[in-house]
RNA sequence: GGGGCUGUAGCUCAAUGGUAGAGCACCUGUUUUGCAAUCAGGAGGUUUCGGGUUCGAGUCCCGGCAGUUCCA
Numbered sequence: 001g002g003g004g005c006u007g008u009a010g011c012u013c014a015a016u017g018g019u020a021g022a023g024c025a026c027c028u029g030u031u032u033u034g035c036a037a038u039c040a041g042g043a044g045g046u047u048u049c050g051g052g053u054u055c056g057a058g059u060c061c062c063g064g065c066a067g068u069u070c071c072a
Base pairs, nucleotide, nucleotide: 001071002070003069004068005067006066007065010024011023012022013021018055026042027041028040029039048064049063050062051061052060
């Protein structure tokens, strides 16, 4: 320098173009002499950035950025 792949909650990951979710973690309560575990509830999102297509984009298209991998 060129090609492929990836980017979504604190972490690991889902999501047929049609209300962005789960597990763990976090907070409150329940329970216990106390802790852990259990159970109930809650909070947390500019879906990496910019633009385009569309009635509607996490998803499709274009361009950046970052990571990873292969080739040189």